[in-house]
Context: one part of a larger RNA
């Protein structure tokens, strides 16, 4: 390599657009390039294989035949592939009409709670903890009632709910936006899928440069534990966390499950949203189509589970795997201010 694989054993890119490229609906036509069928021509001799000679046999020689399969030529099929041309409407797509929804940006507004400030009262403790001690407080603390300031995050509802590509999104409104989904068949007519490369998004934490800092806290000090305690608990306490504007490109970035198509028994629940029923009107039953969710038959699986939302039965393109360490390291390249990120071996041992 082949082969076999990728929910947990190694192995599905963190998501996504989307070029090349691969594969791709239905009718009818042209050509005839893969395809097939016939006949020709070559593949040197020897060797192999067969059939007769010839050495008393054999091995050996010798003569004649012959396959299989490459290539190229002529002539033919025309069902599939392609390729021409023309058309169809079942994929896809546009549009009409509805409609859910923490999807996305911006902006305004709001209470609760916490800290400080700052006035009243009042008068000895407070906070901590296993215990306690650093720590605050008679220069008036904790409590308690006014007042203000700030800065972060939105209790309840809240769900097994819902949106989104994925990170992810929820206090309330109001602007402009994306996308989904269901009804109808009005248009276009195969315009799809996947997808190297190439882009964009991209938690947290981390740079940069300018703001802002309530509470919370790596760090780092001080108390205790403790044999020691560089932890763990405890008092402070910087960056950090929050805005903006830019890098950074990683996570157990998890459904540890790539993405499109089709098909295969059921039951119950939720969302959306038609249909029919039913009524005054709305539910209840019933059913459609998209979605999330439990159980479950066949199947499949070592097994565990999985099971129409597949890890079943086809298919089409793609990433990735190949025994432990060594190592996601060296060295090189590329990309970053950095700090790292990508790509990514061997030797030597088991």
């Nucleotide at each position: 390599u082949u082969g076999g694989g990728c929910g947990u054993a190694a192995a599905g890119c963190a998501u996504u657009u989307g070029u090349a490229g691969g594969u791709g609906g239905c009718u009818u036509u042209u050509u005839a390039a893969g395809u097939c069928c016939a006949c020709c021509g070559u593949c040197a001799a020897a060797u192999c294989c067969c059939a007769a000679g010839g050495c008393u046999c054999a091995a050996c020689c010798c003569u004649a035949g012959a396959u299989a399969g490459g290539c190229a030529a002529u002539g033919g099929a025309a069902a599939c592939u392609a390729c021409c041309a023309a058309g169809c409407u079942a994929g896809u797509g546009u549009a009409c009409g509805g409609u859910a929804g923490g999807g996305g940006c911006a902006a305004a507004g709001g209470g609760a709670a916490u800290u400080u400030c700052u006035g009243g009262u009042g008068g000895a403790g407070c906070a901590g903890u296993g215990a306690a001690a650093u720590g605050c407080g008679u220069a008036g603390a904790g409590a308690u009632c006014g007042g203000a300031a700030a800065g972060a995050a939105c209790a309840c509802u809240a769900a097994u709910a819902g949106c989104g590509a994925a990170a992810g999104c929820a206090c309330u409104c109001u602007a402009c936006u994306a996308a989904g989904c269901c009804u109808a068949c009005a248009c276009u007519a195969a315009c799809a899928u996947u997808a190297c490369a190439a882009g964009g998004u991209g938690a947290a934490a981390g740079c940069u440069a300018g703001g802002g800092g309530a509470g919370u806290g790596a760090a780092u000090a001080g108390g205790a534990u403790u044999a020691g305690a560089u932890a763990c608990c405890u008092u402070a306490g910087u960056a950090g966390u929050c805005c903006u504007a830019g890098c950074u490109a990683u996570a157990a970035a998890c459904g540890c499950u790539g993405g499109g198509u089709a098909c295969u028994a059921g039951g119950c629940a939720u969302u959306g949203u038609g249909c029919a029923u039913a009524u005054c009107g709305g539910c209840c039953c019933g059913u459609g189509c998209a979605a999330u969710g439990c159980u479950a038959u066949a199947g499949c699986u070592a097994a565990c589970a999985u099971g129409u939302u597949a890890a079943g039965u086809a298919u089409c393109c793609u990433g990735c795997c190949u025994g432990g360490g060594g190592a996601g390291u060296a060295c090189g390249u590329u990309c970053u201010u950095a700090a790292g990120a990508a790509u990514g071996a061997a030797a030597c041992u088991c």
A computed fold for a 350-nucleotide part of an RNA from Angophora floribunda, annotated as small-subunit ribosomal RNA, central domain. Taxonomically the source falls in Angophora (Eukaryota, Euphyllophyta, Magnoliopsida, Eucalypteae). Rfam family: Bacterial small subunit ribosomal RNA. Its family is annotated with structural constituent of ribosome and ribosome in the Gene Ontology. RNAcentral holds the full RNA, with entries from SILVA.